This is a predicted structure of a 72-nucleotide RNA (transfer RNA) from a Promethearchaeota archaeon.

RNA sequence: GGGGAUUUGGUCUAGUAGUAUGAUAUCCGGCUCCAGACCGGACGGUCAAGGGUUCAAUUCCCUUAGUCCCCA
Numbered sequence: 001g002g003g004g005a006u007u008u009g010g011u012c013u014a015g016u017a018g019u020a021u022g023a024u025a026u027c028c029g030g031c032u033c034c035a036g037a038c039c040g041g042a043c044g045g046u047c048a049a050g051g052g053u054u055c056a057a058u059u060c061c062c063u064u065a066g067u068c069c070c071c072a
Base pairs, nucleotide, nucleotide: 001071002070003069004068005067006066007065010024011023012022018055026042027041028040029039030038048064049063050062051061052060
């Protein structure tokens, strides 16, 4: 220099155009002599940034940035 993949709560993750899912962590409660485990609940997201298409975009298109891989 050329090509490809990927970016979603603190962390990991599902989501092929119509209210963003689950786990974990944290907090509260139950259980326990206490703690852990277990059970219930709560909290936590400008969906990497900008622009475009659309009635409607995490999803489609373009540009940029980060990470990873391949070729030279």

RNAcentral holds the sequence, with entries from ENA.
The organism belongs to Promethearchaeota, within Archaea.